A computed fold for a 71-nucleotide RNA from a Bacillota bacterium, annotated as transfer RNA.
Its Rfam family is "tRNA". It is annotated as a transfer RNA.
The source organism's lineage runs through Bacteria, Bacillati and Bacillota.

RNA sequence: GCGGGUAUAGCUCAAUGGCAGAGCACCGGCUUCCCAAGCCGGCGGUGCGGGUUCGAUUCCCGUUACCCGCU
Numbered sequence: 001g002c003g004g005g006u007a008u009a010g011c012u013c014a015a016u017g018g019c020a021g022a023g024c025a026c027c028g029g030c031u032u033c034c035c036a037a038g039c040c041g042g043c044g045g046u047g048c049g050g051g052u053u054c055g056a057u058u059c060c061c062g063u064u065a066c067c068c069g070c071u
Base pairs, nucleotide, nucleotide: 001070002069003068004067005066006065007064010024011023012022013021018054026042027041028040029039030038047063048062049061050060051059
């Protein structure tokens, strides 16, 4: 230098154009003499900039970071 892949919640991962979800973590409550466990509830997110579309996590272009391959 060229090609490919990945980027979503604090962490690990879903979501093939139509309300962004789960587990764990965190916070509150219930339960307990106390703790743990359990149960209920809550908080919080699409790497960044554009484009297409009535509508984009999803499709297109650019860009950033990381990973793999080629040279």